Two RNAs folded together computationally: RNase P RNA and transfer RNA, 469 nucleotides in total.
Rfam match: Bacterial RNase P class A. Rfam's curators write: Ribonuclease P (RNase P) is a ubiquitous endoribonuclease, found in archaea, bacteria and eukarya as well as chloroplasts and mitochondria.
Its mean pLDDT, the model's own confidence on a scale to 100, is 75.

[in-house]
RNA sequence: CAGCCGGACCGGACGGUCGCUCGCCUCGUCUUCGGAUGAGGUGGGAGGAAAGUCCGAACUCCGCAGAGCAGUGUGCCGGAUAACGUCCGGGAGGGUGGGUUCAAAGCCACUCGACGGAAAGUGCCACAGAAAACAUACCGCCCCGCAAGGGGUAAGGGUGAAAAGGUGCGGUAAGAGCGCACCGCCGCCGCAGCAAUGCGGCGGGCAGGGCAAACCCCACACGGAGCAAGACCAAAUAGGGAGGGACCCGGGUUCGCCUGGGACACGUGCCGACUCGGCGCGUCACCACCUCCGGGUAGGUCGCUUGAGCCCCGCAGCAAUGCGUGGCCUAGAGGAAUGACCGUCCUGCCGGGAGACCGGCAGACAGAAUUCGGCUUACAGGUCCGGCUGCCAU
RNA sequence: GUCCCCGUCGUCUAGCCCGGCCUAGGACAUCGCCCUUUCACGGCGGUAACACGGGUUCAAAUCCCGUCGGGGACG
Numbered sequence: 001c002a003g004c005c006g007g008a009c010c011g012g013a014c015g016g017u018c019g020c021u022c023g024c025c026u027c028g029u030c031u032u033c034g035g036a037u038g039a040g041g042u043g044g045g046a047g048g049a050a051a052g053u054c055c056g057a058a059c060u061c062c063g064c065a066g067a068g069c070a071g072u073g074u075g076c077c078g079g080a081u082a083a084c085g086u087c088c089g090g091g092a093g094g095g096u097g098g099g100u101u102c103a104a105a106g107c108c109a110c111u112c113g114a115c116g117g118a119a120a121g122u123g124c125c126a127c128a129g130a131a132a133a134c135a136u137a138c139c140g141c142c143c144c145g146c147a148a149g150g151g152g153u154a155a156g157g158g159u160g161a162a163a164a165g166g167u168g169c170g171g172u173a174a175g176a177g178c179g180c181a182c183c184g185c186c187g188c189c190g191c192a193g194c195a196a197u198g199c200g201g202c203g204g205g206c207a208g209g210g211c212a213a214a215c216c217c218c219a220c221a222c223g224g225a226g227c228a229a230g231a232c233c234a235a236a237u238a239g240g241g242a243g244g245g246a247c248c249c250g251g252g253u254u255c256g257c258c259u260g261g262g263a264c265a266c267g268u269g270c271c272g273a274c275u276c277g278g279c280g281c282g283u284c285a286c287c288a289c290c291u292c293c294g295g296g297u298a299g300g301u302c303g304c305u306u307g308a309g310c311c312c313c314g315c316a317g318c319a320a321u322g323c324g325u326g327g328c329c330u331a332g333a334g335g336a337a338u339g340a341c342c343g344u345c346c347u348g349c350c351g352g353g354a355g356a357c358c359g360g361c362a363g364a365c366a367g368a369a370u371u372c373g374g375c376u377u378a379c380a381g382g383u384c385c386g387g388c389u390g391c392c393a394u
Numbered sequence: 395g396u397c398c399c400c401g402u403c404g405u406c407u408a409g410c411c412c413g414g415c416c417u418a419g420g421a422c423a424u425c426g427c428c429c430u431u432u433c434a435c436g437g438c439g440g441u442a443a444c445a446c447g448g449g450u451u452c453a454a455a456u457c458c459c460g461u462c463g464g465g466g467a468c469g
Base pairs, nucleotide, nucleotide: 001390002389003388004387005386006385007384008383009382010381012345013344014343015342016341017340018339020045021044022043023042024041025040026039027038028037029036030035047365051376052375054374055373056372057371058370059226060225061224062223071222072221073220074219075218076090077089078088079087080086091115093112094111095110096109097108098107116217117216121215122214123211124210125209138157139156140153141152142151143150144149165183166182167181168180169179170178184206185204186203187202188201189200190199191198192197230302231301232300233299240293241292242291243290244289247262248261249260250259251258252257265283266282267281268280269279270278271277309328310327311326313324314323315322316321346363347362348361349360350359351358352357395468396467397466398465399464400463401462404422405421406420407419414452424440425439426438427437428436445461446460447459448458449457
C1' cells in the first nucleotide's frame, strides 16, 4: 500500500428568503377576570434505526389472605443488570480453514447453536430390510445328516438416515469382549477450578439406537390489561331521578295512594247569530312546561417529558458494567409541526475539453406519538481502530 | 397508537392440530384430443401452487424463529 474479516462513529456543510409548531418577552383588542385572540421580537424543533411490535421493565387501572393447580416461557457454568429470551467471560460440542503427519486425532485461528433430562413413563421412526428395539437371522460360515431337516454363530455381504462399541493380536469346528493391548464407555477415588468441567489413578467386559423446536419430567420465572392506561372540569340534544304546576273538606291506608263531596282548569258535544253564559260527558298526572340533582358524550386540562438521562475525565474489573469529580438540559404535536425555494461548496456518475476547467444529473434507508433497556430488519457514501494474508522499501 | 388473525395452482379450497404413503388432492377456469354437419353438453388427457429466509429432524406444506404481504377489532 492492497484485499478480507470484526468493531466503533458520522450519515451532506454553510448562508439567505418564505412558511409550520412549541416555549418566553413586549404591545393591542375582547372578557363572565379564569382566559381567549392578533401583531412583532427571540429561542428550541426527528433517528440510528423514530420501523417490526419480538422480548424485558417503569408508570396507571382492575383483581388479589396465603399457597397450589392449570397455562405460557426459559434451560451448560459464572458474572453484569431495575429486569430480560439481552450482554460479558468461561466450559464442552459441531463446521470451515491452516499447519504437523503416510493418513488422522491432539494443536492454532475463525465461526455456529433453545447446549437440563432418552438410566421416570407414554408415543413415533415412512419406504427398504430377517429385524427399527424386553432384539432378530435373508444371503453366508461351521457341525451332524445320503437327503429333508436340526443345531451353533453374528466375523463377512445386503437394506436403511439409523442395525447391540472400534482397531489389532490371540483363540475357535466356525465365530464371538471369549481372552489381551490401545481408544471409547460406566462406576469409584484423588488433584485443579467458585462452578460448568479438565487431568490422573483404580476397578468393570460393556450397561446399551434416535427424536423432548413429540407428549412429558425436573428447576426457575410470570395475576390481567394497556397512555385509546388512567385522573379532573364539563355544553347542546336525548334519556334517568326528585320537586313544582296540582285547591278545599271528610273517610280509609301497606304512606305509594284510594274513595265521596265541592270549587277551579282543559278538551269536547248540545242550546245560543257570536261573545259571555247554561247543561252534559271526559281528563287527575301521561305528554308538554319550570326548577334542581346525578351519570355519560362532544370539548378542554393533566398524565407529557429531569430521566434506570447525556458528555468528558479518573478509578475498579479480562470484559459486560459499576463507582466518583465536573459540566449540560436536548421536540412535545394531537386529523397530528419539523417543509419549500435559491446561492456557494463537498461526494459520485455522464458528456465536452490537451489541460486548467465547463455543463447536466444524483446524494441512501427512512420519519417521533407515554417513557426507557435490548433484539431483529432496512441503509448511498465516508472516517477511525484492531486482526489475518499478500506485495514493496528499510 | 394498542391488540388479534391469515398467507397452498389463474380463482375457491382439502391436507397442518398428531411430520413420511405429498412426485400436494378436488371444483371452476384454461389448453389439446374425441363425440357432433357445427356450437354447447359430455368423455379422455395435459399445464398449473405450499409468501420468503434460517433452524430442529434421517425426513418439513406441517414443528420453531425471523422477515414480507394482507385482513380485522378497539374512540